The part of an RNA shown here (large-subunit ribosomal RNA, half A) has 1678 nucleotides and comes from a Flammeovirgaceae bacterium.
Context: one part of a larger RNA
RNA sequence: AGCGUAUGGGGAAUGCCUAGGCUCUCAGAGGCGAAGAAGGACGUGAUAAGCUGCGAAAAGCUGCGGGGAUUGGCAAAUACGAAUUGAUCCGCAGAUGUCCGAAUGGGGCAACCCCUCCAGACUGAAGGUCGGGAAUCCACCGCAAGGUGAGGAGCAAACCCGGAGAACUGAAACAUCUAAGUACCCGGAGGAAGAGAAAACAAUUUAGUGAUUGCGCAAGUAGUGGCGAGCGAACGCGCAACAGCCCAAACCUGACUAGUUAAGGCUAGUGAGGGGUUAUAGGACUACAUAAUCAAAAUCGAACUAGAUUUGAACGGUAUGGGAAAGCCGGCCAUAGAGGGUGAUAGCCCCGUAAGAGAAAGGAGAGAGGAGAGGUAGUAUCCUGAGUAGGGCGGGGUCGGAGACGCCCCGUUUGAAUUUGCCGGCACCAUCCGGUAAGGCUAAAUACUCCUGAGAGACCGAUAGUGAACCAGUACUGUGAAGGAAAGGUGAAAAGUACUCCGAAUAGGAGGGUGAAAAGAGAACCUGAAACCAUACGCUUACAAGCGGUCAGAGCUCCGAGAUGGGGUGAUGGCGUGCCUUUUGCAUAAUGAGCCUACGAGUUACUCUCACUGGCGAGGUUAAGUCCCUGAUGAGGGAUGCAGCCGGAGCGAAAGCGAGUCUGAAUAGGGCGCACAGUCAGUGGGAGUAGACGCGAAACUUUGUGAUCUACCCUUGGUCAGGAUGAAGCCCCGUUAACACGGGGUGGAGGUCCGAACUAGUAAACGUUGAAAAGUUUUUGGAUGAACUGAGGGUAGGGGUGAAAGGCUAAUCAAACUGAGAAAUAGCUCGUACUCCCCGAAAUGUUUUUAGGAACAGUGUGGAGGUUGAGUUUGUUAGAGGUAGAGCUACCAAUUGGACUAGGGGGAGUCACAUCCUACCAAAUCCAGAUGAACUCCGAAUGCUAACAAAUAUACUCUGCAAUGAGGGCGCGGGUGCUAAGGUCCGUGUCCGAGAGGGAAAGAACCCAGACCUACAGCUAAGGUCCCAAAAUCUAUACUAAGUUGAACUAAGGCGGUUCAGUUGCUGAGACAGCCAGGAGGUUAGCUUGGAAGCAGCUAUUCCUUUAAAGAGUGCGUAACAGCUCACUGGUCGAGCGACAGAGCAUCGAUAAUAAUCGGGCAUCAAGUAUAGUACCGAAGCUUAGGAUUUUAGUAGCAAUGUCAAGUGGUAGGGGAGCAUUCUAACAUCGGAGAAGCAGGGAGGUCACUUUCUGUGGAGAGGUUAGAAAAGCAAAUGUAGGCAUAAGUAACGAUAAGGCGGGUGAGAAACCCGCCCACCGAUAGACUAAGGAUUCCGCGGCAAUGCUAAUCAACCGCGGGUCAGUCGGGACCUAAGGCGAAGCCGAGAGGCGUAGUCGAUGGACAACGGGUUAAUAUUCCCGUACUACCGUAAUGAGCGAUGGGAAGAAGGAGUAGUGAAAGUUCCGCGUCCUGACGAAAUAGGACGUUAAAAGGCGUAGGUAUAUGCAGUGUAGGCAAAUCCGCACAGCUUGCUGAAACCCAAUAGUACUCGGAGGCUUCGGCCAAAGAGAUAGACAGCGUAAGCAGACUUCCAAGAAAACCUUCUAGCGUUAAUCAUUAUGGUACCCGUACCGCAAACCGACACAGGUAGUCAAGGAGAGAAUUCUAAGGCGCUC
Repeated sequence: AGCGUAUGGGGAAUGCCUAGGCUCUCAGAGGCGAAGAAGGACGUGAUAAGCUGCGAAAAGCUGCGGGGAUUGGCAAAUACGAAUUGAUCCGCAGAUGUCCGAAUGGGGCAACCCCUCCAGACUGAAGGUCGGGAAUCCACCGCAAGGUGAGGAGCAAACCCGGAGAACUGAAACAUCUAAGUACCCGGAGGAAGAGAAAACAAUUUAGUGAUUGCGCAAGUAGUGGCGAGCGAACGCGCAACAGCCCAAACCUGACUAGUUAAGGCUAGUGAGGGGUUAUAGGACUACAUAAUCAAAAUCGAACUAGAUUUGAACGGUAUGGGAAAGCCGGCCAUAGAGGGUGAUAGCCCCGUAAGAGAAAGGAGAGAGGAGAGGUAGUAUCCUGAGUAGGGCGGGGUCGGAGACGCCCCGUUUGAAUUUGCCGGCACCAUCCGGUAAGGCUAAAUACUCCUGAGAGACCGAUAGUGAACCAGUACUGUGAAGGAAAGGUGAAAAGUACUCCGAAUAGGAGGGUGAAAAGAGAACCUGAAACCAUACGCUUACAAGCGGUCAGAGCUCCGAGAUGGGGUGAUGGCGUGCCUUUUGCAUAAUGAGCCUACGAGUUACUCUCACUGGCGAGGUUAAGUCCCUGAUGAGGGAUGCAGCCGGAGCGAAAGCGAGUCUGAAUAGGGCGCACAGUCAGUGGGAGUAGACGCGAAACUUUGUGAUCUACCCUUGGUCAGGAUGAAGCCCCGUUAACACGGGGUGGAGGUCCGAACUAGUAAACGUUGAAAAGUUUUUGGAUGAACUGAGGGUAGGGGUGAAAGGCUAAUCAAACUGAGAAAUAGCUCGUACUCCCCGAAAUGUUUUUAGGAACAGUGUGGAGGUUGAGUUUGUUAGAGGUAGAGCUACCAAUUGGACUAGGGGGAGUCACAUCCUACCAAAUCCAGAUGAACUCCGAAUGCUAACAAAUAUACUCUGCAAUGAGGGCGCGGGUGCUAAGGUCCGUGUCCGAGAGGGAAAGAACCCAGACCUACAGCUAAGGUCCCAAAAUCUAUACUAAGUUGAACUAAGGCGGUUCAGUUGCUGAGACAGCCAGGAGGUUAGCUUGGAAGCAGCUAUUCCUUUAAAGAGUGCGUAACAGCUCACUGGUCGAGCGACAGAGCAUCGAUAAUAAUCGGGCAUCAAGUAUAGUACCGAAGCUUAGGAUUUUAGUAGCAAUGUCAAGUGGUAGGGGAGCAUUCUAACAUCGGAGAAGCAGGGAGGUCACUUUCUGUGGAGAGGUUAGAAAAGCAAAUGUAGGCAUAAGUAACGAUAAGGCGGGUGAGAAACCCGCCCACCGAUAGACUAAGGAUUCCGCGGCAAUGCUAAUCAACCGCGGGUCAGUCGGGACCUAAGGCGAAGCCGAGAGGCGUAGUCGAUGGACAACGGGUUAAUAUUCCCGUACUACCGUAAUGAGCGAUGGGAAGAAGGAGUAGUGAAAGUUCCGCGUCCUGACGAAAUAGGACGUUAAAAGGCGUAGGUAUAUGCAGUGUAGGCAAAUCCGCACAGCUUGCUGAAACCCAAUAGUACUCGGAGGCUUCGGCCAAAGAGAUAGACAGCGUAAGCAGACUUCCAAGAAAACCUUCUAGCGUUAAUCAUUAUGGUACCCGUACCGCAAACCGACACAGGUAGUCAAGGAGAGAAUUCUAAGGCGCUC
């Protein structure tokens, strides 16, 4: 370490439960709000953080009613109270009700500020407090000012009406169309809304209906429609509910106004009253009549209802048990056996239930009441809705998309009639019919549910059901819109462990106790699975190689009395490449999964179709609705309801005809029909429309949210050490006629230079699970500018902004983010869950904006059917045909050589002609050869067709349901390609696909062979038989020498390797080879040549001679000869020797990638090769034995079943039969003497599974038969939780650094103290803005947090802490910008915007020094000041805008002067110290040597176009002005203004020493006596602020308003007011702790990043560079 067993931990599944949800039913209610809502903020309790309640009258107050004993909410504790004089509690009605919010006096950053104004109160002037009123719009009243109003506003779920109005999507693209008038936005209303009393429908009968709305039909019809996708009525019928009315006008009356008048009136208009309201026209008018009857609203109001509440029957015993309600025994009630509770399951224990009773307020509304309505006749005249109806043009609505297009509505432009009128009836016309527009109101039937009550569920049961069972729209995330969790269970009862021990311990544990049995119910609490992690024991494991199993099996071990028994382990051997998906094909190195648990995907509605089952049947059937029944019951049942639907007849385009009809001339033919019953319901298969099996886009549209990041812009502020260069101008000199020009100064320009801060981000390295979601280090660019930066604002998504990169627009940008349309769409990918049985494909054809999709056909499956057989195979016979082959003087086409020969070319020819030549091209012809997919004089095999015969058992038709339409290898026949491809395209066959087994080492398809199961039986196939490794070291004969070979790569070519079988030569007349010898002469053949003699070359009957033989020469050689050889001959030797072609096996040719190799070892008369043979092995084949199952036929049987026969590989797919889970009903059961669940063992079944025992558990659960489903998981980079792995690994966040001693403590590297060391020191110090929000201080603590420990802490607990007239903000002002009376614009929402009002980053504005706390101080205290206002007093004076003026009030850069402080130096002085014997002197060292605001003084400096004064004129300053401006003339020297100095300043103080004594938490604190000085009146260097709105210079020309001042308008004359002085009084709200370059802010962190401004010591230095130091702070939490 593995396996097993046992015991645990961990974890939270499972089971059980339900407090919460979900979906509905029936009732109610359908709003709340300026009388201040919804929703909040803050408070409120004896103690009180949260929730609940409530509101300063604050878990409550008052009254009435109920009720009758407890009570102060959740909430258990303590204390203190209340209550029978009636509490708590319940119902009804009141009171109070802070602040915000429509928010409403004004403002505002909601819950705050001003507290402004008016009247009032508080002894009240200032300041403060209290209660009341004051917003705006509309309406009304009013001349106006103003008043009145329970008016409007705002909130709220759906329903409703209106305005405006998408896109994705569908159409397999897309534009009309669709989605859809949907989503979203906006306006408005009600409990409903809207519609609604005919200028309506209808019309075959010239009928009929009679407002609207809703339901069922009509009907997916008529229609419409790129006539595509789709969209889709009405009439009419059946029901529900029913309801009808009022104005305008004519006419009359009176009032007012105007005109006119002959002054009586008349006319016109206005508003008021009466009158009147319709089509068979009605009304006015005229005449008569005037009652019966009907009846709205207010108001009164009976029955009844509801209601806090109340009455409400009936049980005991016994055993078990902790407990009885279960069991057993025996009773009782029931108008009550609904339900819940009680220590297990209760009609009779409790609450209740059935049935009764019931006040006030509430509901209801019989009735009363009575506005009003209401008659007859006449028909001359009048009235009866005008920019209307209608028309043109352009749109919309309707089923109707412009169409033949009626009707209705809108915009625009035109524009009637008047009852003898007008409109409609789907163009239009006529007749006929219906109606009476251009005004208005109207209940019910209908829609919906934020809310209340009562109930229901074949709905969920904690990953479910709402997001939310629990303090959830919470925690948390985000700037924001918005997004958005997790989390239930002790026990019957807290009886929640007294006490002891271990321990530092209040951690944890051990005893003990409680409990009831159980601490294995102990609060991390019911049950308590799995992953995962341990401990003990048994067996195994350290030479072995693996999809970890399976088969065989030694040893050890346990149980058992034993067994041929059983369990555990497993040495060793055989075989063996996971699962899923996708594919032609996957162990694949193609996809997916770390593991476990839970969850996780073909559903539902409607329509259609097919099958089965059932009812009725030439018929079948109701829908909506209505009525009834039941009450221990259901949204249950029954009846009714023929409106309608389907069928019963078809054919035709239709008219139409009809068992026929259409076509047609047809009585022809043909097409479609007739001769087979439907319909309703249930169940199942399938389709369509819906999200439609689940998950998944990128996108589109719409409403909003964002400029705290960043881009640009606006307003107002701030920042830039130091050094360098030296423009213009000016001055001087020179020079010039004068300029120009030159030199020297002065001067201080510049998108100038160098370089810090600051800003940027060049290069490299590091970092890259970082310190950091962009940084660090070194280096680098800019650094007075187009610079950088703060605060406040503006611009918003097809928009912004952009010195432009498609950059930026909150870590997101070729179109942000959030919600919604929305479950968009996805011909695409992935996933898709229990079992068994039967059959079983396809990867082809045609078409396709089609090629990875689809339709039809093909192939599969289930059902039905009938045909004497149509299918398949074999045989025989008969056919059609033009392939293979073959052939071509048989055609066509092409073709080689030759012959022959037209024609042509070339050459010759004395011009031309003729003619000739031609190894030139070449037709035709001939000879020989030979080709062809698109040649055929020919022509098979196979296949095909038909007939017959035999065998077999298919085939076909109809119908339901599919899948497939990517194929692949191999053989054969071809195309293409290279007669390449594991290529590609066809045909044909086969296998794989979807096929296991044996062989081929290993291998989808090659060989053998088709797996129902069992067997330690037998025989074979392919292939094998030396060992691995089953079977022959078998038999016989050869070959191979190469390890060739032992199969799965080899060729041309080379070769005297070897074997075999041939052909043909030579050879005892002596071959072949070797050795010895010869190899001659004509002649150096001729020619050529410088030469050529056998041997450079050429020529040739290459000759002749001598010979045994010898070439006018085979090779070497020479300049040429020479020379050496060969052929040929003789001798020697003595038997075979050559040549040629062929066959077998070897050989060379021979080169690849991880170590070689035939699979290996190895093998040589073989274990190689070849031939012949015998035996054996060898598979899931065949056989044998047993068993299961399917099917048809036979057989036995009614059937069940038996027997026989044949089958039973299988992906997509079809069909059949079952198992399990949850719930329901009925029946019958089990359970505290122990249900479910969980763990382990056993048994049964072919399987899904079932059952039993033991333990745990502690209350529910099964069985049978039916029914209904949220109904079965291994995978979806699935969802959630838990747990592993890597791994005790990386890391512990700046390498500025620690060490020692002491203290505390259980414990100290880190805490505290001390000493030493180190680091920062233009910061790592100090102050302050933003932001944060208690982090501040003290005490106590250490679980968690702190990257380690911790006694420590920015952690936890408790307590404490922030003090202002003057500091900052408000009660003052205005900028950008915001809001916004008036006004303008816009469908609406809303957008602008004057007055005004907000708005600092700016303007204005009064306090300093010291002391004090653990923690605050310009805030408290001490001292000394100042500001505003009020009262009083005195003195003086007219006062005085919301108007006018002035002032406030301005840029950049540069230079000089003055100048205190800081700092530093020198001297003096004070105290202390040092120089080691002591004292003194002297010397040296350290520290100190000091002081504010305010008041006084008015200097330096600056200023001369300056300052002041008085005067005159004046057309401007919206009126006025004595003011300002302007003009003129005059006088004056002022004006501004630091610093210093005086005072403040009382100092014997601070300070420096000193230190008795006391206290102490040991850190320190308090502190008496005493000592020191009249301790600086210096001086030098040096410069910041200030002077200063200075001055110089430049061009780009550099806020506003208030305070202040002045002028009048005006006000005013006992007064008020102003100024000065004195005195007394008053002085509000908010901030104030702490961090603040950071451990407290922004970055998810105690994060190497970011963060505006102020102060700025010393030495060196130009310097804020750099380096070392001071004050101070720190050593960076392993």
The prediction has a mean pLDDT of 81. Rfam family: Bacterial large subunit ribosomal RNA.